[in-house]
């Protein structure tokens, strides 16, 4: 240089065009117990890399930009 796979909650990641963006961990909170750990129930947190397009509709397709990891030369 070119290939390819990813970028969605604080961390791992689902979600593969019809619509209230989720898990599961941490976080904060109730209650159980003297008290931890631990269970159980509650709650806050993300407008999904940036831009523009395609569609009635875009996390999702489609073009370019950054970024990340692998792979060729």
């Nucleotide at each position: 240089g070119c290939c390819c796979a990813g970028g969605u909650a604080g961390c791992u990641c689902a979600g593969c065009a019809g619509a209230g963006a989720g898990a599961g961990c941490g976080c904060c909170u109730g209650c159980a117990u003297c008290g931890u750990a631990u269970g159980c129930g509650g709650g806050a947190g993300g407008c999904c890399g940036g831009u523009g397009g395609u569609u009635c509709a875009a996390g999702u397709c489609c073009a370019u930009c950054c970024c990340u990891g692998g792979g060729c030369u």
Molecule: transfer RNA
Organism: Candidatus Tayloriibacteriota bacterium